This is a predicted structure of a 76-nucleotide RNA (transfer RNA) from an Actinomycetota bacterium.
The prediction has a mean pLDDT of 80.
RNA sequence: GCCGGGGUAGCUCAGACGGCAGAGCAACGCACUCGUAAUGCGUAGGUCCGGGGUUCGAUUCCCCGCUCCGGCUCCA
Numbered sequence: 001g002c003c004g005g006g007g008u009a010g011c012u013c014a015g016a017c018g019g020c021a022g023a024g025c026a027a028c029g030c031a032c033u034c035g036u037a038a039u040g041c042g043u044a045g046g047u048c049c050g051g052g053g054u055u056c057g058a059u060u061c062c063c064c065g066c067u068c069c070g071g072c073u074c075c076a
Base pairs, nucleotide, nucleotide: 001072002071003070004069005068006067007066010025011024012023013022019056027043028042029041030040031039049065050064051063052062053061
């Protein structure tokens, strides 16, 4: 340099074909327990990497950029 994949909650990740942003774990509260763990119920938590475009409407489609991972190639 070229190609491919990824960036969404604290963590791991869903989110086909554009229309309410979710799960598990973690956290917190309550119940249970002599107490803890486990278990059950509940609560809170989001600039969806950044900018622009299309659209009535973008996490989703298009363009540019940043960044992470993998592959290929060239030079030194």
Rfam family: tRNA. About the family: Transfer RNA (tRNA) molecules are approximately 80 nucleotides in length. By type it is a transfer RNA. RNAcentral records the identical sequence in 2 taxa.